Context: one part of a larger RNA
RNA sequence: CGCACGAGACUUGAGGGGUUUUCUCUUUAGUACGAGAGGAUUUAGAGGGACGUUCCUCUGGUGUUCCUGUUGUCACGCUAGUGGCAGCGCAGGGUAGCUAAGAACGGCACGGAUAAGCGCUGAAAGCAUCUAAGCGCGAAGCCUUUCUCAAGAUAAGGUCUCGAUUGAGUCCCCUGGGAGACUACCAGGUUGAUAGGUCGGAGGUGUAAGGCUGGCAACAGUCUCAGCUGACCGAUACUAACGGACGAACG
Numbered sequence: 001c002g003c004a005c006g007a008g009a010c011u012u013g014a015g016g017g018g019u020u021u022u023c024u025c026u027u028u029a030g031u032a033c034g035a036g037a038g039g040a041u042u043u044a045g046a047g048g049g050a051c052g053u054u055c056c057u058c059u060g061g062u063g064u065u066c067c068u069g070u071u072g073u074c075a076c077g078c079u080a081g082u083g084g085c086a087g088c089g090c091a092g093g094g095u096a097g098c099u100a101a102g103a104a105c106g107g108c109a110c111g112g113a114u115a116a117g118c119g120c121u122g123a124a125a126g127c128a129u130c131u132a133a134g135c136g137c138g139a140a141g142c143c144u145u146u147c148u149c150a151a152g153a154u155a156a157g158g159u160c161u162c163g164a165u166u167g168a169g170u171c172c173c174c175u176g177g178g179a180g181a182c183u184a185c186c187a188g189g190u191u192g193a194u195a196g197g198u199c200g201g202a203g204g205u206g207u208a209a210g211g212c213u214g215g216c217a218a219c220a221g222u223c224u225c226a227g228c229u230g231a232c233c234g235a236u237a238c239u240a241a242c243g244g245a246c247g248a249a250c251g
Base pairs, nucleotide, nucleotide: 001152005163006162007161008160009159010158011157015149016148017147018146021049022048023047024046025045026044033038051106052105053104054103055102059100060099061098062097066093067092068091069090070089071086072085073084074083075082076081111143112142117137118136119135120134169246170245171244172243173189174188175187176186177185194240195239196238197236198235199234200233201232203229204228205227210223211222212221213220214219
């Protein structure tokens, strides 16, 4: 820009793409077959490998400052308590998120037309012949099935709802993330829980500071399962979501 009014949703599926893998064991059965050695076709069932998709409940990893311990040194006048630097100084743990080695699921089956092949009927050619007319079986392959994209499928489809300046809807802008390189997408913009803050909780760490008691002291006990706490779950307008533009003239 088009899809002959302007919009917002939900769809159909022409067509395209992905997947469609493989092994072992049990049973049939030590049966058929075979002198024996050996040893099935087939049927039913079970468990795996690799691959793929999704996810984080569990098991773990990471988690650069969430908690704790601790060394050296410097600073806050000193004690105490903190902070800076040393690979996050080092070490022990660890929420969310991300993640695999963790979790769940998938390949199937049915059907149709066939290939090689196997046949039925059957002439040309009184016989024979699967083929010439006609009919059937037959594969991990083809078409279906399944998952996915999809109306620029210009043959541009369908359904529902809204709108006529008393403005349907959209955009810029702003608060943001489950989204993300940018854009886009999604949640919101006071008729508001979108982010921050605050409050409560979960989870993490592991019992703060200070006081008291005991000990010569290091330290221990107690108030104290304390204190602190990023992303998690809620509540609450305290802070910030201010402000602006376009838009269908009845084809």
This is a predicted structure of a 251-nucleotide part of an RNA (large-subunit ribosomal RNA, domain VI) from Rubinisphaera italica. The full RNA is in RNAcentral, with records from ENA. Rfam family: Bacterial large subunit ribosomal RNA. Its mean pLDDT, the model's own confidence on a scale to 100, is 86.